[in-house]
Context: one part of a larger RNA
RNA sequence: GAACGAACGCUGGCGGCAUGCCUCAUACAUGCAAGUCGAACGAAGGCUUCGGGGAGACUGGCGCACGGGUGAGUAACGCGUGGGAACCUAUCCCGGGGUGGGGAAUAACCGCUGGAAACGGCGGCUAAUACCGCAUACGGCCGGGUUCGGCCAAAGAUUUAUCGCCGAAGGAUCGGCCCGCGUCUGAUUAGCUUGUUGGUGGGGUAACUGCCUACCAAGGCUCCGAUCAGUAGCUGGUCUGAGAGGAUGAUCAGCCACACUGGGACUGAGACACGGCCCAGACUCCUUCGGGAGGCAGCAGUGGGGAAUAUUGGACAAUGGGCGCAAGCCUGAUCCAGCCAUGCCGCGUGAGUGAUGAAGGCCCUAGGGUUGUAAAGCUCUUUCGGCGGGGACGAUAAUGACGGUACCCGCAGAAGAAGCCCCGGCUAACUCCGUGCCAGCAGCCGCGGUAAGACGGAGGGUGCUAGCGUUGUUC
Numbered sequence: 001g002a003a004c005g006a007a008c009g010c011u012g013g014c015g016g017c018a019u020g021c022c023u024c025a026u027a028c029a030u031g032c033a034a035g036u037c038g039a040a041c042g043a044a045g046g047c048u049u050c051g052g053g054g055a056g057a058c059u060g061g062c063g064c065a066c067g068g069g070u071g072a073g074u075a076a077c078g079c080g081u082g083g084g085a086a087c088c089u090a091u092c093c094c095g096g097g098g099u100g101g102g103g104a105a106u107a108a109c110c111g112c113u114g115g116a117a118a119c120g121g122c123g124g125c126u127a128a129u130a131c132c133g134c135a136u137a138c139g140g141c142c143g144g145g146u147u148c149g150g151c152c153a154a155a156g157a158u159u160u161a162u163c164g165c166c167g168a169a170g171g172a173u174c175g176g177c178c179c180g181c182g183u184c185u186g187a188u189u190a191g192c193u194u195g196u197u198g199g200u201g202g203g204g205u206a207a208c209u210g211c212c213u214a215c216c217a218a219g220g221c222u223c224c225g226a227u228c229a230g231u232a233g234c235u236g237g238u239c240u241g242a243g244a245g246g247a248u249g250a251u252c253a254g255c256c257a258c259a260c261u262g263g264g265a266c267u268g269a270g271a272c273a274c275g276g277c278c279c280a281g282a283c284u285c286c287u288u289c290g291g292g293a294g295g296c297a298g299c300a301g302u303g304g305g306g307a308a309u310a311u312u313g314g315a316c317a318a319u320g321g322g323c324g325c326a327a328g329c330c331u332g333a334u335c336c337a338g339c340c341a342u343g344c345c346g347c348g349u350g351a352g353u354g355a356u357g358a359a360g361g362c363c364c365u366a367g368g369g370u371u372g373u374a375a376a377g378c379u380c381u382u383u384c385g386g387c388g389g390g391g392a393c394g395a396u397a398a399u400g401a402c403g404g405u406a407c408c409c410g411c412a413g414a415a416g417a418a419g420c421c422c423c424g425g426c427u428a429a430c431u432c433c434g435u436g437c438c439a440g441c442a443g444c445c446g447c448g449g450u451a452a453g454a455c456g457g458a459g460g461g462u463g464c465u466a467g468c469g470u471u472g473u474u475c
Stems, first nucleotide, its partner, number of pairs: 001475004006471005013347006020339001021305001026303003030300003035062003040059001042058001069258003078183007087175001092171002097166003100134001102132002109124006139152005156163003184230003191221003196218008233255004237248004260281005283294004311337001313336003319333001320331004350380004360371004384416001386411005394402001419464002422461002424445003430459005440447002
């Protein structure tokens, strides 16, 4: 000098665009953050003359593995980059084939009943695109290895031309796996390893592999730093610098990991699943003491911690997502608004004229100098702010939270709007008074012990300006 997710002190007019718990991955009151489909299905009650329409719960389908948060852990194929082969992929696209005929239940509901509750138990009724056989097999899988044999499907709905369902092939996309190279510090960590290294058989996975297991062999890594310990999410980037480099990883974007702590699987195309389940633990709450309920590192908000970081706001209007044929519903994603000079940028706090160089202040050699065209006065203007009127784009066939906002027009009146640091040298800017090694200043050198340009005040001056200084951190 530059920079910052900054903080503190003094001060503070307006707008635009950004940013805003860096600390306790601390504990959380309350509300909301994931539903949707009646064109899968039965149905109580109720409205209606009927037809039919609406709606809550239940069965069923899809979604809830996305989106959103955090950075604890992780020094690792985690990330970055470049390759690879033994895989999966719901929804979507392409082309071809099939969709036959049956059956048994069950929730809702009704009755009885247990429990304080959470939640159940028994009996009875019922439907399906829920479930289960049978048939069929273009096709797929398996075996003998071409001809053969065995095994494997399906679901219907309606407004009647669509939406579905089944098995297989291809595509697209997402993902899983393997490898080369790169990726902080410490040797005051030198040896580490027994499923360890390799093989065979078996198992397992969507898939390769000690992934697991039995047996066999005795290997494997390491001073080019193994192992251990500490620290740390990685990257695109960001800051600085002429560059090389150094530091860093907030916001935005990609990847990873985590979801009270530890473990586990279930469902599913996909999870070992933030707002799912089970077990254990700590903690909190309810209880009739038998037993139950919970998880804000989602958006707001609260306590606590801290130098320090915002509203328990509006809307689905746009963009995007889930479901649905659609209408539409849901969406604290998102779009907006609110708060904060936290940052960047822009604008304003007036313009012209005005000498008797007014008054006052300060200095003085007492003549004067300076504040100073500064003020007053005169003549103007009205940005911003205020008041009144009109009033969008964003979205149009219709639909606007923002918003009566931006913007435009008019009105009044200089009216409502300047501070902060510094003035010994570095370093731009000087005098007087007070103080007297005191009180104090200080980034370094150093000032102060009676004439202090260095302390405190005043006048004057320099610098920056809605900011100015200080502190912290990085280059």
Small-subunit ribosomal RNA, 5' domain from an uncultured prokaryote, 475 nucleotides, folded computationally.
Its mean pLDDT, the model's own confidence on a scale to 100, is 85.
The RNAcentral record of the full RNA draws on ENA.